[in-house]
Molecule: c-di-AMP riboswitch aptamer (ydaO/yuaA leader)
Organism: Heliorestis acidaminivorans
RNA sequence: UAUUAUCCAGCGCUGAGUUUCACCGUUGUGGAAGCGGAGGACCCAAUAUUUUUGGGGUGAAUCCAGUCCUUUGACUGGUAGGGUCUGCUCUUUGACCCGAAUCCGACAGCUAACUUCGCAAGCGCCAUAAAAGGGCAUU
Numbered sequence: 001u002a003u004u005a006u007c008c009a010g011c012g013c014u015g016a017g018u019u020u021c022a023c024c025g026u027u028g029u030g031g032a033a034g035c036g037g038a039g040g041a042c043c044c045a046a047u048a049u050u051u052u053u054g055g056g057g058u059g060a061a062u063c064c065a066g067u068c069c070u071u072u073g074a075c076u077g078g079u080a081g082g083g084u085c086u087g088c089u090c091u092u093u094g095a096c097c098c099g100a101a102u103c104c105g106a107c108a109g110c111u112a113a114c115u116u117c118g119c120a121a122g123c124g125c126c127a128u129a130a131a132a133g134g135g136c137a138u139u
Base pairs, nucleotide, nucleotide: 010125011124012123013122014121018033019032020031021030022029023028034119035118036117037116038115039114044109052106054107055104056103057102058101063078064077065076066075067074068073081098082097083096084095085094087136088135089134090133091132092131093130
């Protein structure tokens, strides 16, 4: 000097998954605010498929076609839908990605009062950080 890896800090991304108080000296307990989810009347909806074509929830994550395969399944291409492109937001254009997983356990439509649960997990970064127009914020 260069490269790689790890740790800390800072900044940033997906996501509801953040801030704070007290006890306490643990990766814990109990609160507050804030955000998110579930159950749950009248009215409305449903008028059948409710043990089999079972049903339902969280989530953007549904659906279609094809190939391999004995099948379970694996893979490929698309797709409803979703995200990022560095102060935030709206419109437009462009580029790049995701399009999973899992829970309940025979059972739930909507739903005021009410009841109840969660506040995780996983990633990126030293740079002329895609562009145009409008608004806001900051300097």